[in-house]
The prediction has a mean pLDDT of 81. Predicted 3D model of a 76-nucleotide RNA (transfer RNA) from a Syntrophomonadaceae bacterium. The organism belongs to Syntrophomonadaceae, within Bacteria. It matches the Rfam family "tRNA". It is annotated as a transfer RNA.
RNA sequence: GGAGCCGUGGUGGAGUGGUUACCAUGCCGGCCUGUCAAGCCGGAGGUCGUGGGUUCAAAUCCCAUCGGCUUCGCCA
Numbered sequence: 001g002g003a004g005c006c007g008u009g010g011u012g013g014a015g016u017g018g019u020u021a022c023c024a025u026g027c028c029g030g031c032c033u034g035u036c037a038a039g040c041c042g043g044a045g046g047u048c049g050u051g052g053g054u055u056c057a058a059a060u061c062c063c064a065u066c067g068g069c070u071u072c073g074c075c076a
Base pairs, nucleotide, nucleotide: 001072002071003070004069005068006067007066010025011024012023013022018056027043028042029041030040031039049065050064051063052062053061
């Protein structure tokens, strides 16, 4: 340098055009308990890597770009 895959709350994942982006865990508060843990209830937390385009409508499709990984090639 070429090709491919991935990027979504703190963390790990789901969601591949259509109402308000879902689940687990973590965090905060309450209930429960002699205490802690577990359990139950509630809450906060998301520019869906970035920019642009297509569309009535984009996390999702297209282009560019950034980062990570895999593979092929080149130089040494």